[in-house]
RNA sequence: CAUGGAAACUGGGGGUGCCGAAAGGCUGAGAGGAUUAAUAUCCAACCCAUCGAACCUGUAUCUGGAUAAUACCAGCGGAGGGAAAGUUCACCGAUAUUAUA
Repeated sequence: CAUGGAAACUGGGGGUGCCGAAAGGCUGAGAGGAUUAAUAUCCAACCCAUCGAACCUGUAUCUGGAUAAUACCAGCGGAGGGAAAGUUCACCGAUAUUAUA
RNA backbone atom coordinates (compact mmCIF):
# COMPACT_ATOMS: atom_id res chain seq x y z
C1' C A 1 0.00 0.00 0.00
C1' A A 2 -4.37 -2.87 -0.45
C1' U A 3 -3.57 -5.99 -6.69
C1' G A 4 -3.85 -11.28 -5.23
C1' G A 5 -4.30 -15.30 -1.23
C1' A A 6 -6.09 -16.40 3.90
C1' A A 7 -9.66 -14.76 7.74
C1' A A 8 -14.25 -12.15 9.37
C1' C A 9 -19.23 -9.67 8.77
C1' U A 10 -23.82 -8.64 5.87
C1' G A 11 -26.38 -10.64 1.87
C1' G A 12 -26.65 -15.31 -1.44
C1' G A 13 -26.78 -20.91 -3.19
C1' G A 14 -27.52 -26.07 -1.45
C1' G A 15 -28.77 -31.02 0.45
C1' U A 16 -31.16 -33.54 4.75
C1' G A 17 -30.59 -40.54 2.82
C1' C A 18 -30.88 -46.09 4.12
C1' C A 19 -32.61 -50.02 7.74
C1' G A 20 -35.99 -50.44 12.00
C1' A A 21 -42.74 -51.16 15.17
C1' A A 22 -39.83 -48.23 18.28
C1' A A 23 -35.40 -47.59 20.77
C1' G A 24 -31.70 -47.14 17.86
C1' G A 25 -27.94 -48.53 13.94
C1' C A 26 -24.77 -47.17 8.96
C1' U A 27 -22.10 -43.47 5.98
C1' G A 28 -20.96 -38.45 6.09
C1' A A 29 -19.01 -31.72 6.88
C1' G A 30 -24.15 -32.04 7.54
C1' A A 31 -29.27 -36.99 7.61
C1' G A 32 -32.10 -31.74 13.14
C1' G A 33 -36.69 -28.95 14.59
C1' A A 34 -41.48 -26.42 13.52
C1' U A 35 -45.81 -25.57 10.25
C1' U A 36 -49.15 -27.70 6.06
C1' A A 37 -54.34 -32.16 3.57
C1' A A 38 -50.27 -32.19 0.24
C1' U A 39 -46.82 -29.54 -2.69
C1' A A 40 -43.98 -26.65 -0.08
C1' U A 41 -42.26 -22.86 3.62
C1' C A 42 -39.38 -21.15 7.88
C1' C A 43 -35.46 -21.73 11.52
C1' A A 44 -30.82 -24.05 13.35
C1' A A 45 -26.25 -26.53 12.25
C1' C A 46 -23.07 -27.83 8.15
C1' C A 47 -21.07 -27.07 3.23
C1' C A 48 -20.27 -23.86 -1.14
C1' A A 49 -19.45 -19.33 -3.80
C1' U A 50 -17.17 -19.00 -10.96
C1' C A 51 -9.59 -21.16 -10.18
C1' G A 52 -17.42 -23.02 -8.95
C1' A A 53 -17.91 -32.02 -7.76
C1' A A 54 -21.49 -27.26 -2.47
C1' C A 55 -25.58 -29.05 -5.12
C1' C A 56 -28.84 -30.60 -9.46
C1' U A 57 -29.71 -33.26 -14.26
C1' G A 58 -28.52 -37.86 -16.65
C1' U A 59 -32.80 -43.78 -21.31
C1' A A 60 -31.04 -42.26 -13.67
C1' U A 61 -35.74 -47.03 -10.81
C1' C A 62 -28.10 -45.79 -14.86
C1' U A 63 -23.33 -49.34 -14.89
C1' G A 64 -19.76 -52.24 -11.84
C1' G A 65 -18.38 -53.60 -6.68
C1' A A 66 -19.76 -54.01 -1.55
C1' U A 67 -23.74 -53.93 2.34
C1' A A 68 -28.86 -55.58 6.55
C1' A A 69 -29.93 -51.40 3.28
C1' U A 70 -28.68 -46.79 0.98
C1' A A 71 -24.37 -42.35 -4.69
C1' C A 72 -22.00 -46.79 0.82
C1' C A 73 -17.48 -46.89 -2.94
C1' A A 74 -16.08 -46.17 -8.04
C1' G A 75 -17.65 -44.83 -12.96
C1' C A 76 -20.74 -41.45 -15.37
C1' G A 77 -17.42 -36.38 -15.16
C1' G A 78 -11.78 -33.13 -20.15
C1' A A 79 -20.96 -34.16 -19.86
C1' G A 80 -24.44 -30.22 -19.00
C1' G A 81 -26.36 -26.74 -15.41
C1' G A 82 -25.34 -24.10 -10.91
C1' A A 83 -25.09 -18.82 -6.29
C1' A A 84 -20.21 -14.05 -10.16
C1' A A 85 -22.28 -8.90 -4.43
C1' G A 86 -20.34 -5.46 -0.91
C1' U A 87 -17.44 -4.24 3.34
C1' U A 88 -13.58 -5.10 7.00
C1' C A 89 -8.66 -6.80 8.35
C1' A A 90 -3.37 -6.25 7.41
C1' C A 91 -1.75 -12.80 8.81
C1' C A 92 0.64 -14.27 3.82
C1' G A 93 1.90 -10.77 0.04
C1' A A 94 3.70 -6.24 -3.08
C1' U A 95 6.75 -1.62 -3.35
C1' A A 96 10.46 1.89 -1.43
C1' U A 97 14.26 3.31 2.10
C1' U A 98 17.76 2.20 6.02
C1' A A 99 20.76 -1.15 8.93
C1' U A 100 23.14 -5.88 9.57
C1' A A 101 25.09 -10.44 7.55
The RNA shown here (TPP riboswitch aptamer (THI element)) has 101 nucleotides and comes from a Spirochaetota bacterium.